[in-house]
RNA sequence: GGUGCAGACGCGGGAGAGCGUGGCGGAAACCCUGGCUAAGGGAACCGUCGCCGCCGAAGGAGCAAGCCGUCCCCGGCAAUCUCUCAGGCACCAGGGACCGCGUCGGUGCA
Numbered sequence: 001g002g003u004g005c006a007g008a009c010g011c012g013g014g015a016g017a018g019c020g021u022g023g024c025g026g027a028a029a030c031c032c033u034g035g036c037u038a039a040g041g042g043a044a045c046c047g048u049c050g051c052c053g054c055c056g057a058a059g060g061a062g063c064a065a066g067c068c069g070u071c072c073c074c075g076g077c078a079a080u081c082u083c084u085c086a087g088g089c090a091c092c093a094g095g096g097a098c099c100g101c102g103u104c105g106g107u108g109c110a
Base pairs, nucleotide, nucleotide: 003110004109005108006107007104008103009102010101011100012099013098018052020051021050022049023048024047025046026045030042031041032040033039053089054088055087059085060083061082062081066077067076068075069074
């Protein structure tokens, strides 16, 4: 100096699982009572805390698949596997491993 990989950014795609239940708080749709210078109650729904059930594709943890250390012991790495701490479970929104396209930069690796 060049190439490639990793990485960053932008755009697009992107699954799964209870509209569960109770307390508390809110409630402008809507309903009932009442009033006409009032109001009260209920309530779809929303938030939060707990209980039961469930998901797995942010993150996290684990190793028995697999890979590496020539073989064994042993050790290391490790996934879309396993566990569910975290997170999530009507629609919308948001998040989302991973995939595609484009750009970046010269931080890291070969």
Glycine riboswitch aptamer from a Sphingomonadaceae bacterium, 110 nucleotides, folded computationally. The source organism's lineage runs through Bacteria, Pseudomonadati, Pseudomonadota, Sphingomonadales and Sphingomonadaceae. The coordinates come from a structure-prediction model, not an experiment, and the mean pLDDT is 77. Rfam family: Glycine riboswitch aptamer. From the family's description: This family represents the bacterial glycine riboswitch. Rfam links the family to the GO term glycine biosynthetic process.